[in-house]
RNA sequence: GCCUCGGUGGCGGAAUCGGUAGACGCGGCGGAUUCAAAAUCCGUUUUCGAAAGGAGUGGGAGUUCGAGUCUCCCCCGAGGCA
Numbered sequence: 001g002c003c004u005c006g007g008u009g010g011c012g013g014a015a016u017c018g019g020u021a022g023a024c025g026c027g028g029c030g031g032a033u034u035c036a037a038a039a040u041c042c043g044u045u046u047u048c049g050a051a052a053g054g055a056g057u058g059g060g061a062g063u064u065c066g067a068g069u070c071u072c073c074c075c076c077g078a079g080g081c082a
Base pairs, nucleotide, nucleotide: 001081002080003079004078005077006076007075010026011025012024019065027045028044029043030042031041032040046055047054048053058074059073060072061071062070
């Protein structure tokens, strides 16, 4: 230099054909249970805001009524070729 795959809450990881972003698990917090704890169970857990309402999928632009998803450029990571 070229090719392929990937980047989504605190972490792992879903999102089917472009149509409610964050399912499920881990972790955190609060509670139940216990003499106390572990285990188990229940609730809650992106973010700004008092609320109404906004923002948010690596960054930027484009297509579209609508983009995590499609197109282009860039950044970062893994693998391959030279």
Transfer RNA from Pseudomonas matsuisoli, 82 nucleotides, folded computationally. The sequence was found in a public genome assembly. The source organism's lineage runs through Bacteria, Pseudomonadati, Pseudomonadota, Pseudomonadales and Pseudomonas. It matches the Rfam family "tRNA".